[in-house]
C1' cells in the first nucleotide's frame, strides 16, 4: 500500500429503510433479624466522525478515524 470484518446503554451483543432493544451490571421497592437469592419497577443512547440519497437512515452510498484478521 491493498482486501475483509467490526464500531449501537457501564459490559457482551441484537436490530439491515418506518417508535432504538435484550441479558448482565446500576438504582428503588417487596420479602428477610440482616445479607445473598428470588420477584416487581426505574433510569441509562448525538447508533465512531463528516457529507449524500430518501417523505423517512443505526440500516443504503462516499470520505475519514480507530480495532481485529489476511495479502504483498
Nucleotide at each position: 500500500g491493498c482486501c475483509u470484518a467490526g464500531a449501537u446503554a457501564g459490559c457482551u451483543c441484537a436490530g439491515c429503510g418506518g417508535u432504538a432493544g435484550a441479558g448482565c451490571a446500576a438504582c428503588g421497592g417487596u420479602u428477610u433479624u440482616g445479607u445473598a437469592a428470588a420477584c416487581c419497577g426505574u433510569a441509562g443512547g448525538u447508533c465512531g466522525c463528516g457529507g449524500g440519497u430518501u417523505c423517512a437512515a443505526a440500516u443504503c452510498c462516499c470520505g475519514c478515524u480507530c480495532u481485529a484478521g489476511g495479502c504483498u
Molecule: transfer RNA
Organism: bacterium